[in-house]
Context: one part of a larger RNA
RNA sequence: GUAUGUUGAAGGAACUCGGCAAAAUGACUCCGUAACUUUGGGAUAAGGAGUAACUUUUAAAGAGCAAUCUUUUAAAGCUGUCACAAAAUCGAGGAUAGCGACUGUUUAACAAAAACACAGGUCUCUGCUAAUUUGUAAAAAGAUGUAUUGAGGCUGACGUCUGCCCAGUGCUGCAAGAUUAAAAGAGAAAAGUAGUGAUUGCUUUUCUUUUAAACCCCAGUAAACGGCGGCUGUAACUCUGACGGUCCUAAGGUAGCGAAAUUUAUUGGCAUUUAAUUGGUGUCCUGCAUGAAUGACGUAACGACUAUCCUACUGUCUCCAACAUACACUCA
Numbered sequence: 001g002u003a004u005g006u007u008g009a010a011g012g013a014a015c016u017c018g019g020c021a022a023a024a025u026g027a028c029u030c031c032g033u034a035a036c037u038u039u040g041g042g043a044u045a046a047g048g049a050g051u052a053a054c055u056u057u058u059a060a061a062g063a064g065c066a067a068u069c070u071u072u073u074a075a076a077g078c079u080g081u082c083a084c085a086a087a088a089u090c091g092a093g094g095a096u097a098g099c100g101a102c103u104g105u106u107u108a109a110c111a112a113a114a115a116c117a118c119a120g121g122u123c124u125c126u127g128c129u130a131a132u133u134u135g136u137a138a139a140a141a142g143a144u145g146u147a148u149u150g151a152g153g154c155u156g157a158c159g160u161c162u163g164c165c166c167a168g169u170g171c172u173g174c175a176a177g178a179u180u181a182a183a184a185g186a187g188a189a190a191a192g193u194a195g196u197g198a199u200u201g202c203u204u205u206u207c208u209u210u211u212a213a214a215c216c217c218c219a220g221u222a223a224a225c226g227g228c229g230g231c232u233g234u235a236a237c238u239c240u241g242a243c244g245g246u247c248c249u250a251a252g253g254u255a256g257c258g259a260a261a262u263u264u265a266u267u268g269g270c271a272u273u274u275a276a277u278u279g280g281u282g283u284c285c286u287g288c289a290u291g292a293a294u295g296a297c298g299u300a301a302c303g304a305c306u307a308u309c310c311u312a313c314u315g316u317c318u319c320c321a322a323c324a325u326a327c328a329c330u331c332a
Stems, first nucleotide, its partner, number of pairs: 001327008010318002014316001019313001027051005036041001038157001052079001054077004059072005080084001092311007099303002104116002120155006132141003158298004163228003168225002170221004177216001184210011229247005256290001257287001268284006
């Protein structure tokens, strides 16, 4: 000097990104226990008191014919210590907000989470040789199942709800129209060749005609992919604009929430918390660039999650010191 421990005056988070680390709490019995709530919880909430030895008495159970004994329980007295759950093991607590309902799962070896999953919701396909999937095939899974089945997508308990748009892109349907390939069939023309010749045979080329799905077209569909406006005038001070005009659009963002895990300007304005706060909470709405199963807003319980505050506690700090053990170093 480092590591691991122990102790510490006064203060007590002033440390720090942040109470990280440490300290504190801790058992049993009795008392007592709030908001909120899905009435189950919250709850060991919080907050208090007691606990040893001895003496006497008490109650219960068991054993015994009985006296009495064993185990447990309660009360009073008394004795000693600074300290009686005397060691060890062994919850700190509370308030508010965000996210995710929950238990669970995950980056073996830098991430445990707000990510994944989940019960529940909804959409699409699926009538059985099912859809879907694996395989070149045979065949197999689905399933020794049968639409309350099976497969796929999205959302994610519960509560209140889930608005408008089918123009674009998908998907589904329709068959009226338009348009389209090769092969094949039919027909026509021309050339070549065989043949004395033929309305002949063969070969080649060109043209016409018949003909599919798809695409175009038409319609439906948003818990399909997705989208959800400008300018301008107007009310008895001013401001604002219920109201009006106009342009564009498929339709112009409804309910709700809102400086938010989303807000650039921004440390927004106001209130509260502090002596002082770019923080936290509540409210406002001027939403750069919120918004409804890419779910919206609430929500008891839960969380090694994230943010803020309070109590307790402390060497985290003011400001370091001593001791123990180990190692390093110096000297012998």
Predicted 3D model of a 332-nucleotide part of an RNA (large-subunit ribosomal RNA, domain IV) from Craticula vanensis. The prediction has a mean pLDDT of 83. Rfam family: Bacterial large subunit ribosomal RNA. RNAcentral holds the full RNA, with entries from ENA. Lineage of the source: Eukaryota > Bacillariophyta > Bacillariophyceae > Bacillariophycidae > Craticula.